The RNA shown here (transfer RNA) has 72 nucleotides and comes from Candidatus Doudnabacteria bacterium RIFCSPHIGHO2_02_FULL_46_11. The sequence was found in a public genome assembly. The coordinates come from a structure-prediction model, not an experiment, and the mean pLDDT is 82.
RNA sequence: UCGGGGGUAGCUCAACGGCAGAGCAAUCGACUGUUAAUCGAUUGGUUGUGGGUUCGAAUCCCACCCCCCGAG
Numbered sequence: 001u002c003g004g005g006g007g008u009a010g011c012u013c014a015a016c017g018g019c020a021g022a023g024c025a026a027u028c029g030a031c032u033g034u035u036a037a038u039c040g041a042u043u044g045g046u047u048g049u050g051g052g053u054u055c056g057a058a059u060c061c062c063a064c065c066c067c068c069c070g071a072g
Stems, first nucleotide, its partner, number of pairs: 001071007010024004018055001026042005048064005
């Protein structure tokens, strides 16, 4: 430099172009001799950045940034 894959909650990952979710973690509560386990609830997001297309974009298109793999 070129090709491919990826970037979404604190972590691991989902999400036909139409309300952004789950598990774990955290907080609060229930349970109880205590802890753990278990159960319930709550909190948590500029969807890497900037543009474009569209009535509507995490999703499609373009550029850039970062990570991984390969080629040279």